[in-house]
RNA sequence: UAAGUAGAAUAAAUGAUCGCGCCUGCCGCAGGGCAGGUGAGGAAAGUCCGGGCUUCACAGGGCAGGAUGCCGGAUAACGUCCGGUGGAGGCGACUCCAAGGAUAGUGCAACAGAAAAUAAACCGCCGUAGUUUAUAUUUCAUAGCGUACGUAUGAAGUAUAAACUGCGGUAAGGGUGGAAUGGCAGUGUAAGAGACUACCGCUUCCAUGGUAACAUAGAAGGCUGUGUAAACCCCAUCCGAAGCAAGACCAGAUAGAGAGCUAUAGGUCUGCCCGGCCUGCUCUCAGGUGGGUCGCUGGAGGUUGUCGGCAACGACAAUCCAAGAUAGAUGAUCAUUCACGACAUAACCCGGCUUAUCGUUCUGCUUAGUUU
RNA sequence: CGGCGAUUAGCGCAGCCCGGUAGCGCAUCUGGUUUGGGACCAGAGGGUCGCAGGUUCGAACCCUGCAUCGCCGACCA
Numbered sequence: 001u002a003a004g005u006a007g008a009a010u011a012a013a014u015g016a017u018c019g020c021g022c023c024u025g026c027c028g029c030a031g032g033g034c035a036g037g038u039g040a041g042g043a044a045a046g047u048c049c050g051g052g053c054u055u056c057a058c059a060g061g062g063c064a065g066g067a068u069g070c071c072g073g074a075u076a077a078c079g080u081c082c083g084g085u086g087g088a089g090g091c092g093a094c095u096c097c098a099a100g101g102a103u104a105g106u107g108c109a110a111c112a113g114a115a116a117a118u119a120a121a122c123c124g125c126c127g128u129a130g131u132u133u134a135u136a137u138u139u140c141a142u143a144g145c146g147u148a149c150g151u152a153u154g155a156a157g158u159a160u161a162a163a164c165u166g167c168g169g170u171a172a173g174g175g176u177g178g179a180a181u182g183g184c185a186g187u188g189u190a191a192g193a194g195a196c197u198a199c200c201g202c203u204u205c206c207a208u209g210g211u212a213a214c215a216u217a218g219a220a221g222g223c224u225g226u227g228u229a230a231a232c233c234c235c236a237u238c239c240g241a242a243g244c245a246a247g248a249c250c251a252g253a254u255a256g257a258g259a260g261c262u263a264u265a266g267g268u269c270u271g272c273c274c275g276g277c278c279u280g281c282u283c284u285c286a287g288g289u290g291g292g293u294c295g296c297u298g299g300a301g302g303u304u305g306u307c308g309g310c311a312a313c314g315a316c317a318a319u320c321c322a323a324g325a326u327a328g329a330u331g332a333u334c335a336u337u338c339a340c341g342a343c344a345u346a347a348c349c350c351g352g353c354u355u356a357u358c359g360u361u362c363u364g365c366u367u368a369g370u371u372u
Numbered sequence: 373c374g375g376c377g378a379u380u381a382g383c384g385c386a387g388c389c390c391g392g393u394a395g396c397g398c399a400u401c402u403g404g405u406u407u408g409g410g411a412c413c414a415g416a417g418g419g420u421c422g423c424a425g426g427u428u429c430g431a432a433c434c435c436u437g438c439a440u441c442g443c444c445g446a447c448c449a
Stems, first nucleotide, its partner, number of pairs: 001368010012337007020039008041343001045354002048352005053243004060274004065239005070084005085099001086097004100234002105232002107228003122174002124170020182200002185197003201223001202221004207216003247294004256285006265279004287448003301320008338341001373445007382398004392429001400416005422438005
């Protein structure tokens, strides 16, 4: 310098005018007015997890159901975070992983293929039996010549080769498939095969190191065996439900009717059971009001420093107070400048995750090249 | 603001739990029937299963994220 990787910060700036919510003070009998202060985000979003808070009964237990899933730690808690282990990718910095159990059981594996899980023989290879054909050879018979040799034909036997059929062996090779019952080399064999041997893989046991996951080394077993648990399921851990339209209080208005069950009943911490508690309760339709106060923002809060910890985080001290609406405020115009401005607007509150996002700046590290 | 549900052919819906060639009705098109049309009969076409990623040999179906649409929820007695 180029390419890359990990993390952090920021989210146009300044001024003027007008407008809006809330708070405080002053003025006014009051409607209200004036002055000052303050007023969105890193995601306020999706509502995907966890917790606080509130009510349901300050009485719960079991089943069912749901969630999570290598190990250790952090935390109020978590499916989050930190540090490790194992696996995958990258030259590397680094990144990614729903990563328990398939010898607890059940299910599924379409099509293709011989066979897809109580294993299996389609082709091929090998052995054996039979039949046929061909060749070679032996013996006998017949034919021609007087005989023999020789030749030809036929029959029987033997050997070899080929084809077909039956029986058996074989998982080395071919072919099908996403997947074919450890891999590869040698020995061995009729051909083959963990049948045997070395190496690798797997399983079990033991030793050492580590809190652990696990790693390393050794020994044994010939290795009853594939995949799928984001299929049912098993194991371990955790979970009561509903949600601020929760809920508490004040004021005001109104009209009841029907159905169900009524203590061996009904209701409820909701699905089921047990236990407990309450005594009129539940449901439907009709009717009335849609006003106010609280909940509401000072909190597992922020910033800085010191200490502990590899880190997440924790402890202590100092300091700061930063929206709280209820038809819902945070905007508009003008001027100047620039890199010309993205995604998006709180509604009870926090910790996370996920998703959206124009750009700018800073820091650590890696690789390659060049220079010193 | 909070809590639920749905998305499959032009329209209305099955299939999803428990993965293996995506179906039904209406509509559309072609032929027949009729003087012609309707009805009827026979046949045909039409689908990224809302989008993206993952698990699996294989996903409409299982899991995760996103998008769109719809429904419910005040108090009194």
Two RNAs folded together computationally: RNase P RNA and transfer RNA, 449 nucleotides in total.